[in-house]
Molecule: c-di-GMP-I riboswitch aptamer
Organism: unclassified sequences
């Protein structure tokens, strides 16, 4: 691996949190042999705070995580079943 017994819950509503990505809880079921736990590797998204630089200003662009996501990759650790 395949089954089995179970397990988690995409999207997508609702209600909260937060700048924001995006959390969290309820329902929902789109899939998942670790979709369990880490966030060490990398990637990705946010840009409130920070600097720049345009504007007459309000404002706008670029940059930049300390913010985030793991159902992004790669690792680390741990668990249920059992052929080869």
């Nucleotide at each position: 691996a395949a089954a089995a017994u179970g397990g988690c819950a995409a999207a997508c509503c609702c209600a909260g949190c937060g700048a924001a990505a995006g959390c969290u809880g309820g329902g929902g079921c789109u899939g998942c042999g670790a979709a369990g736990c880490u966030g060490a590797u990398g990637a990705u998204c946010u840009a409130a705070g920070g600097u720049g630089u345009c504007u007459u200003a309000u404002g706008g662009c670029a940059c930049u995580a300390u913010g985030a996501u793991g159902g992004u990759c790669u690792g680390g650790c741990u668990g249920c079943u059992a052929a080869a």